[in-house]
A computed fold for a 551-nucleotide part of an RNA from a metagenome, annotated as small-subunit ribosomal RNA, 5' domain.
The coordinates come from a structure-prediction model, not an experiment, and the mean pLDDT is 80.
The full RNA is in RNAcentral, with records from SILVA.
Context: one part of a larger RNA
RNA sequence: GGACAAACGCUGGCGGCGUGCUUAACACAUGCAAGUCAAACGGGAUUCAUUUGGGGGGCAACUCCUGGAUGCGUCUAGUGGCGAACGGGUGAGUAACACGUGAGAAAUCUGCCCCUAAGAUUGGGAUAACCCACCGAAAGGUGGGCUAAUACCGGAUAUGGUGCCCGGGUGAGAGCCCCGGGUAUUAAACGAUGGCUGAGGCUUGCAAGCUAUCGCUUAGGGAUGAGCUCGCGCCUGAUUAGCUUGUUGGUAGGGUAACGGCCUACCAAGGCAACGAUCAGUAGCCGGCCUGAGAGGGUGUACGGCCACACUGGAACUGAGACACGGUCCAGACUCCUACGGGAGGCAGCAGUGGGGAAUUUUCCACAAUGGGCGAAAGCCUGAUGGAGCAACGCCGCGUGAGUGAUGAAGGCCUUCGGGUUGUAAAGCUCUGUCAUGCAAGAACAAAGCUGGAGGGUAAAUAAUCCUUCAGUUUGAUUGUAUUGCAGGAGGAAGACACGGCUAACUCUGUGCCAGCAGCCGCGGUAAUACAGAGGUGUCGAGCGUUGUCC
Numbered sequence: 001g002g003a004c005a006a007a008c009g010c011u012g013g014c015g016g017c018g019u020g021c022u023u024a025a026c027a028c029a030u031g032c033a034a035g036u037c038a039a040a041c042g043g044g045a046u047u048c049a050u051u052u053g054g055g056g057g058g059c060a061a062c063u064c065c066u067g068g069a070u071g072c073g074u075c076u077a078g079u080g081g082c083g084a085a086c087g088g089g090u091g092a093g094u095a096a097c098a099c100g101u102g103a104g105a106a107a108u109c110u111g112c113c114c115c116u117a118a119g120a121u122u123g124g125g126a127u128a129a130c131c132c133a134c135c136g137a138a139a140g141g142u143g144g145g146c147u148a149a150u151a152c153c154g155g156a157u158a159u160g161g162u163g164c165c166c167g168g169g170u171g172a173g174a175g176c177c178c179c180g181g182g183u184a185u186u187a188a189a190c191g192a193u194g195g196c197u198g199a200g201g202c203u204u205g206c207a208a209g210c211u212a213u214c215g216c217u218u219a220g221g222g223a224u225g226a227g228c229u230c231g232c233g234c235c236u237g238a239u240u241a242g243c244u245u246g247u248u249g250g251u252a253g254g255g256u257a258a259c260g261g262c263c264u265a266c267c268a269a270g271g272c273a274a275c276g277a278u279c280a281g282u283a284g285c286c287g288g289c290c291u292g293a294g295a296g297g298g299u300g301u302a303c304g305g306c307c308a309c310a311c312u313g314g315a316a317c318u319g320a321g322a323c324a325c326g327g328u329c330c331a332g333a334c335u336c337c338u339a340c341g342g343g344a345g346g347c348a349g350c351a352g353u354g355g356g357g358a359a360u361u362u363u364c365c366a367c368a369a370u371g372g373g374c375g376a377a378a379g380c381c382u383g384a385u386g387g388a389g390c391a392a393c394g395c396c397g398c399g400u401g402a403g404u405g406a407u408g409a410a411g412g413c414c415u416u417c418g419g420g421u422u423g424u425a426a427a428g429c430u431c432u433g434u435c436a437u438g439c440a441a442g443a444a445c446a447a448a449g450c451u452g453g454a455g456g457g458u459a460a461a462u463a464a465u466c467c468u469u470c471a472g473u474u475u476g477a478u479u480g481u482a483u484u485g486c487a488g489g490a491g492g493a494a495g496a497c498a499c500g501g502c503u504a505a506c507u508c509u510g511u512g513c514c515a516g517c518a519g520c521c522g523c524g525g526u527a528a529u530a531c532a533g534a535g536g537u538g539u540c541g542a543g544c545g546u547u548g549u550c551c
Base pairs, nucleotide, nucleotide: 001551002550003549004548006547007546008545009544010543013398014397015396016395017394018393019391020390021356026354027353028352030351031350032349035082036081037080040079041078043076044075045074046073048071049070050069051068052067053066054065055064056063057062089309090308091307099233100232101231102230103229104228108226109225113222114221115220116219117218118217119216121155122154123153124152130145131144132143133142134141135140160186161185162184163183164182165181166180167179168178169177191214192213193212194211195210196209201206202205235281236280237279242272243271244270247269248268249267250266251265252264253263254262284306285305286304287303288299289298290297291296311332312331313330314329315328334345335344336343337342362388364387365386366385370384371382372381373380374379401431402430403429404428411422412421413420414419435492437487438486439485440484441483449473450472451471452470453469454468455467456466457465458464495540496539497538498537499536500521501520502519506535507534508533509532510531516523517522
């Protein structure tokens, strides 16, 4: 000199863009942060309409009460499907194939998505919801009875897959990859919705048939994601020199999606280490960021990639995927409820509270956009995200006026008492109108979606559905914001530090080795440019200085 996730002191007008618990991975009140599908399923509740039974009022039209059936809808606890393994947080642990980079597999898996091929046959028994009874303070649970499915379980079929056996091929190498044959084994949801026909079957509106879309099963390929192995790189200490018994290798078996001491039995006695093993300390790694001419040094906040963790320790279940932050079980510490028998909980999600600390924000708005989950769709959910709020915490921009103005006014300070300086500074005169303020106008972020028309694909079809296109219509949290116009009046907007040398900037007064200053050298003991105040000056400027850390 530069830099900062900074803090402190004094001061403080506006805007844009960023950033904001570095400490206690300390404890957490409250609310929200993961749901969705009724076009998988049986129920329940309910509006309206049609129809029908009973009762009451009325001369009648009609009206009131109550029950059943059917239909279009709406809401929904439960079964079922998908999601919840993403997104969001933190950096505790980890010196490790964790990460970075480059390779490898003749040792692997992959839901949803895309392409290709083939299929979807015939049966069955349950169970929640619901009803009844019961236990419990509660959390919750037990028994009996009924019922459905794209829930569950048999049989059939096998384009194919898999196991075993045989033959051939590719290849350095085949038990493993490719091709052919034999044998054994292995699947599904006539499921949902819309449309047409309903002429044959019957109960005349249903079954059945055809069709479109979505879904289901098997197999092959792709894409994406993930697991595994290896070379190299990766902090400090030798005042840590030896370490190791599943240890190192083999055989056989088990296990895994998969290789492997990953695990087990047996056999051998190996394996690592001065090129630093082991032990101890510290630490998430990287792209990057800061500095530097570079080499290098330091660092890993924000943003992006990977890893690890989710009160502490352990374990598996479900699933394509977890050993699972807002799932389960066990143990522990802590907190809460209790009828003392027993239960409930986990902010390192967003806000917020206490505590710790020099120190770090709102218990805000919206799903309008982008993205995600579910759904045929409309849509629902989304503290992701988009925004607003707070903080000069940082960077950048703008303003606090411009021109003219000498009697060089007054006042202050200094003075050799002549004057000098503050100083064109002020006043005065002439202007301007940024920002702030008031009034008025006022965006973009909107693409979709829905409705209708036209063309095309599938189709027997003018239904239906899908694609393209045109027209209409609807949707904005930020927001009456950005921006623009008008008005208004110099009015509302300047400080901080320094002035002995380093280092730009000097005098007076007070003090008298006192009070004090100080980054280093050093100032102060009666003429202090070094302390304190004043005037003046210098440097930066909505900041200035100090402290801390790095180069």